This is a predicted structure of a 353-nucleotide part of an RNA (small-subunit ribosomal RNA, central domain) from an uncultured archaeon.
[in-house]
Context: one part of a larger RNA
RNA sequence: UUGAGCUUAAAGCGUCCGUAGCCGGCCUCGUAAAUCUUUGGGUAAAUCGGGCAGCUUAACUGUUCGAAUUCCGAGGAGACUGCGAGGCUCGGGACCGGGAGAGGUUCGAGGUACUCCGGGGGUAGGGGUAAAAUCCUGUAAUCCUCAGAGGACCACCAGUGGCGAAGGCGUCGAACUAGAACGGAUCCGACGGUGAGGGACGAAGCCCUGGGGCGCAAACGGGAUUAGAUACCCCGGUAGUCCAGGGUGUAAACGCUGCGGGUUUGGUGUCGGAGGUCCUACGCGGGCGUCCGGUGCCGGAGAGAAAUUGUUAAACCUGCCGCUUGGGGAGUACGGUCGCAAGACUGAAACUU
Numbered sequence: 001u002u003g004a005g006c007u008u009a010a011a012g013c014g015u016c017c018g019u020a021g022c023c024g025g026c027c028u029c030g031u032a033a034a035u036c037u038u039u040g041g042g043u044a045a046a047u048c049g050g051g052c053a054g055c056u057u058a059a060c061u062g063u064u065c066g067a068a069u070u071c072c073g074a075g076g077a078g079a080c081u082g083c084g085a086g087g088c089u090c091g092g093g094a095c096c097g098g099g100a101g102a103g104g105u106u107c108g109a110g111g112u113a114c115u116c117c118g119g120g121g122g123u124a125g126g127g128g129u130a131a132a133a134u135c136c137u138g139u140a141a142u143c144c145u146c147a148g149a150g151g152a153c154c155a156c157c158a159g160u161g162g163c164g165a166a167g168g169c170g171u172c173g174a175a176c177u178a179g180a181a182c183g184g185a186u187c188c189g190a191c192g193g194u195g196a197g198g199g200a201c202g203a204a205g206c207c208c209u210g211g212g213g214c215g216c217a218a219a220c221g222g223g224a225u226u227a228g229a230u231a232c233c234c235c236g237g238u239a240g241u242c243c244a245g246g247g248u249g250u251a252a253a254c255g256c257u258g259c260g261g262g263u264u265u266g267g268u269g270u271c272g273g274a275g276g277u278c279c280u281a282c283g284c285g286g287g288c289g290u291c292c293g294g295u296g297c298c299g300g301a302g303a304g305a306a307a308u309u310g311u312u313a314a315a316c317c318u319g320c321c322g323c324u325u326g327g328g329g330a331g332u333a334c335g336g337u338c339g340c341a342a343g344a345c346u347g348a349a350a351c352u353u
Base pairs, nucleotide, nucleotide: 003325004324005323006322007307008306012321014201015200016199017198021194022193023192025088026087027086028085029084030083031082033081035077036076037075038074039073040072041071048066049065050064051063052062053061054060091191092188093187094186095184096183097182103177104176105175106174107173108172109171110154111153114150115149116148118146119145120144121143125136126135162169163168205248206247207246208245209244210243211242215241216240220236221235222234223233258320259319260318261317262316263315266298267297268296269295270294271293272292273291274290276288277287278286279285302309303308326353327352328351335346336345337344338343
């Protein structure tokens, strides 16, 4: 509860696709479901409005006239909505062109570091810390050098740079593949927007099966510190981290800001594209300016409780969805669905304040 809201007070689903539903561009004609209007019928009582009357008045009551909504029939209107028909191109889509990109998947190649193993050199320490010790080392460590193996990662470039719906994506090459921007205006001709249910994707962690395991490192063992030290520091170290295939489906999944359309002063960076103009050593070069699309900063009006926001809106108008309704109890219990489990989703109440 026909309300007010959702950046930070409670509140935007993690993201996208999409079913029903809701909403829907311009023009013409028709129709008349809806709408409006006229009229006839019907319209219980109470209620409500006008007149009159009864209780001394009033409230109240009675009487009479009327109003009102839903309903049925007939006539009319034709703007808007609906429906039918036809057309259009600005929304949307397709196509073509040259570019941009850590977009995705697979395969291959490379690089430094690290660890280990082997050879050579070399000798007493090394490591670690605030200081130490545990630890490693005379079966020769640390260190220098050569060769090899292994797994992980990808310095610089690197940029409030780019790409992606989000999660996310960063060495190089190839194959396959997806999307966006710009330019053209060739085609289709409203084919669109949102989206309850539903589906797909979804960091890290965790689970299952099989590999792999250098480094790092929950748990664990030891050394310190300390009153204690189940920690912070140190020496080790297993799951895990990596790969393949399944599962889980959650995050401060954040811009704490749902998606789409339109409108509304500006300034200044930067990325991609397309024109213009000037310079030129003519190079795939550079300067200035315009347009479109992204991404930042500043800021006007406006908005806002303020912080702030401000053409990438939190302004103004609009369509659709989701969500909130004091704190705790509680994201708990119960039930249900899903899951191998962990648990996830849905989600109360008593009581308390």

The coordinates come from a structure-prediction model, not an experiment, and the mean pLDDT is 85.